[in-house]
RNA sequence: AUGAGUGUACGGGGAGAGAACGCAGCAGCGUCGCCGAAGGAGCAAAUGAUUCGUCAUGAAUCUCUCAGGCAAAAAGACUCGUACAGGACG
Numbered sequence: 001a002u003g004a005g006u007g008u009a010c011g012g013g014g015a016g017a018g019a020a021c022g023c024a025g026c027a028g029c030g031u032c033g034c035c036g037a038a039g040g041a042g043c044a045a046a047u048g049a050u051u052c053g054u055c056a057u058g059a060a061u062c063u064c065u066c067a068g069g070c071a072a073a074a075a076g077a078c079u080c081g082u083a084c085a086g087g088a089c090g
Stems, first nucleotide, its partner, number of pairs: 006085008018032001020031004033070003039066001040064003046057004
């Protein structure tokens, strides 16, 4: 300072998939099916190392489905607005 990226709080928007079945009896247990947008995990390019076999670092709304979820509500990545914090380029 016409204050970047970022963080926090509040508010708006915000998808998918069985109100499955059995035992039970209001506490749960089991069976299969399914979803991808809390969280978690995996890696391409590239870079570095190398005994040239590989190894390490390494992103996502991609992949996995551990966790979570599959009426509504709640949650919800992401996004918009407001306020605050902070101070990058100039």
Source information
This is a predicted structure of a 90-nucleotide RNA (Glycine riboswitch aptamer) from uncultured Planococcus sp. The sequence was found by an Rfam model in a public genome assembly. Its mean pLDDT, the model's own confidence on a scale to 100, is 78. The source organism's lineage runs through Bacteria, Bacilli, Caryophanales, Caryophanaceae and Planococcus.